[in-house]
RNA sequence: GGUCCCUUGGUCAAAUGGUAAGUCGCAGGACUGCAAAUCCUUGAGAUGCUGGUUCAAGUCCGGCAGGGACCU
Numbered sequence: 001g002g003u004c005c006c007u008u009g010g011u012c013a014a015a016u017g018g019u020a021a022g023u024c025g026c027a028g029g030a031c032u033g034c035a036a037a038u039c040c041u042u043g044a045g046a047u048g049c050u051g052g053u054u055c056a057a058g059u060c061c062g063g064c065a066g067g068g069a070c071c072u
Stems, first nucleotide, its partner, number of pairs: 001071007010024001012022001018055001026043001027041004048064005
């Protein structure tokens, strides 16, 4: 330098273009002599950045950034 892949809460991780699941963790509560464990909750918390297509974008297209694989 070329080709391709990945990026979603604190962590892991789902989502046919149509209300962004779940796990662990966190907070609050129940329980307990105090805890741990367990149980409960309209609980808080996420689509890397930027532009485009569309009635509607995590998803499709372009650019950028970060990470990775292969080729040279």